[in-house]
This is a predicted structure of a 75-nucleotide RNA (transfer RNA) from a Caldilineales bacterium. Its Rfam family is "tRNA". Rfam links the family to the GO term triplet codon-amino acid adaptor activity. Rfam classes the family as a transfer RNA. The coordinates come from a structure-prediction model, not an experiment, and the mean pLDDT is 82. The source organism's lineage runs through Bacteria, Bacillati, Chloroflexota, Caldilineae and Caldilineales.
RNA sequence: GGGCCGCUAGCUCAAUGGUAGAGCAAGAGACUUUUAAUCUCUAGGUUGCAGGUUCGAGCCCUGCGCGGCUCACCA
Numbered sequence: 001g002g003g004c005c006g007c008u009a010g011c012u013c014a015a016u017g018g019u020a021g022a023g024c025a026a027g028a029g030a031c032u033u034u035u036a037a038u039c040u041c042u043a044g045g046u047u048g049c050a051g052g053u054u055c056g057a058g059c060c061c062u063g064c065g066c067g068g069c070u071c072a073c074c075a
Stems, first nucleotide, its partner, number of pairs: 001071007010024004018055001026042005048064005
């Protein structure tokens, strides 16, 4: 340098082009077996960034950034 994959809540991950969700973590409450477990509820989002297509984009297209894998080059 080329190719491929990934980037979504604090973490790990979902989401057929049509209301962005779950588990864990966090906060509050209930309960009793009380350094805690269980149950219920709540909050939490610039979907990596910038554009494009579309009535509508997390999803499709382009560029860029970051990470990973791989190939080539150098030695």